The RNA shown here (Bacterial RNase P class A) has 373 nucleotides and comes from Pseudactinotalea suaedae.
Model confidence (mean pLDDT): 77 of 100.
It matches the Rfam family "Bacterial RNase P class A". It is annotated as a ribozyme.
Taxonomically the source falls in Pseudactinotalea (Bacteria, Actinomycetota, Micrococcales, Cellulomonadaceae).
RNA sequence: UGAGCCGGCCAGGCGGCCGCGUCACCACCCUCCGGGGAGGUGCCGAGGAACGUCCGGGCUCCGCAGAGCAGGGCGGUGGGUAACACCCACCCGGGGCGACCCGCGGGACAGUGCCACAGAGAACAGACCGCCGCGCGCGAGCGCGGUAAGGGUGAAACGGUGGUGUAAGAGACCACCAGCACACCGGGUGACCGGUGUGGCUAGGUAAACCCCGCCCGGAGCAAGGUCAGACAGGAAGCGUUCGAGGGCUGCUCGCCCGAGCUUCCGGGUAGGCCGCACGAGACGGCUGGCAACAGCCGCCCUAGAUGGAUGGCCGCCACCGCAGAUCGAAAGAUCCGCGGGACAGAACCCGGCGUAUCGGCCGGCUCAUCCA
Numbered sequence: 001u002g003a004g005c006c007g008g009c010c011a012g013g014c015g016g017c018c019g020c021g022u023c024a025c026c027a028c029c030c031u032c033c034g035g036g037g038a039g040g041u042g043c044c045g046a047g048g049a050a051c052g053u054c055c056g057g058g059c060u061c062c063g064c065a066g067a068g069c070a071g072g073g074c075g076g077u078g079g080g081u082a083a084c085a086c087c088c089a090c091c092c093g094g095g096g097c098g099a100c101c102c103g104c105g106g107g108a109c110a111g112u113g114c115c116a117c118a119g120a121g122a123a124c125a126g127a128c129c130g131c132c133g134c135g136c137g138c139g140a141g142c143g144c145g146g147u148a149a150g151g152g153u154g155a156a157a158c159g160g161u162g163g164u165g166u167a168a169g170a171g172a173c174c175a176c177c178a179g180c181a182c183a184c185c186g187g188g189u190g191a192c193c194g195g196u197g198u199g200g201c202u203a204g205g206u207a208a209a210c211c212c213c214g215c216c217c218g219g220a221g222c223a224a225g226g227u228c229a230g231a232c233a234g235g236a237a238g239c240g241u242u243c244g245a246g247g248g249c250u251g252c253u254c255g256c257c258c259g260a261g262c263u264u265c266c267g268g269g270u271a272g273g274c275c276g277c278a279c280g281a282g283a284c285g286g287c288u289g290g291c292a293a294c295a296g297c298c299g300c301c302c303u304a305g306a307u308g309g310a311u312g313g314c315c316g317c318c319a320c321c322g323c324a325g326a327u328c329g330a331a332a333g334a335u336c337c338g339c340g341g342g343a344c345a346g347a348a349c350c351c352g353g354c355g356u357a358u359c360g361g362c363c364g365g366c367u368c369a370u371c372c373a
Stems, first nucleotide, its partner, number of pairs: 001369010012318007020045002023042004028037003047344001051355002054353005059221004071217005076090005091105001092103004106212002111210002113206003128151002130147007159177006178202001180199008225275004234266006246258004282301001284299006320341004325336004
């Protein structure tokens, strides 16, 4: 200098004008005195994914002796965590020269199923060409039998190389190698790795097919759930209808008038109010332990709560990116001016993850190639 790999961060800044929401305060109007409406000032007011709602939890209500069945999920090992299908470290397999990346990674000698096309044959296999033997035929060849070394098909054809052997051949036999099973030794917490010996000569793939093994899981969700007040159905009980409940006039009593209902309790439903609802597995900084994920301790901070659902719009300057022009310069590039651009998306009970979307930009670590010293 070029080509890459991994990790982290930002999500424009400042000012002016107008506007929106919660809360606090000021002052005004209305009121059935519970509150409601309009105005002003001040504080605060989305995200790295708030998104998809795919997992896991907190919280709430219902259910529940325990265990099992059904159903669902997970699956190398060790750790982290409230928990996880997440994260970290390692193992194994695959890819890359490498940094590094990828893996829905238990079991295919428990059983069942499936393996397209091609091919003779696709799993206790098979014989198209070929090779060999015998018979027939003048001959090309035909028939019967043996064989699986060679050819051919296929993603995959029942170990590989060499030799013995044979009519030709074959783990039929032998040596070595690969692989499998078992035993032992050594290392590791473990997955697993390294080594030695023995065995039979060889074992196909597929479980994101049924299935088997091990572990985990009760259901529904903030429209959960709780609370407050009122109106209207309906129900029950008590009192009462000339022995007058109750109501009106009244400050009260007497009195006068009207007179058949009145009171209490229960109560489905109601897009009514309020709580739940913003202090939490919390954010930031430091130290300690740990390879790390993470944990502990100390300090410090309080930071949206709408519900017809707020968090926006315009202008100016600066910064960034792209394009065109001018000047300087050998070039790379620098300066000036003009035009254009700035994404994905938006809380709704709250957290931890995963997945997906995203204009652009910045920082750190590492690898390979080339050149120079």